RNA sequence: UGGUCCGUGGCGCAAUGGUAGCGCAGGAACCUGAUACGUUCAAGGCUGCAGGUUCAAAUCCUGCCGGACCAA
Numbered sequence: 001u002g003g004u005c006c007g008u009g010g011c012g013c014a015a016u017g018g019u020a021g022c023g024c025a026g027g028a029a030c031c032u033g034a035u036a037c038g039u040u041c042a043a044g045g046c047u048g049c050a051g052g053u054u055c056a057a058a059u060c061c062u063g064c065c066g067g068a069c070c071a072a
Stems, first nucleotide, its partner, number of pairs: 001071007010024004018055001027041004048064005
């Protein structure tokens, strides 16, 4: 320098154009003498950044930033 892939709650991952979900962790309640296990509930991200296309974008297009790998 070029190519491919990736970037979504604290962490690990879904969502292939139509209201962003799941698990774990953390919090609350119930249960227990207490802890653990178990059950229930709530909270937490507008999707790396900026543009574009579209009635509508995490998703498609462009540029940039960061990471992994490959090539030179």
Transfer RNA from Parasegetibacter sp. NRK P23, 72 nucleotides, folded computationally. The prediction has a mean pLDDT of 82. RNAcentral holds the sequence, with entries from ENA.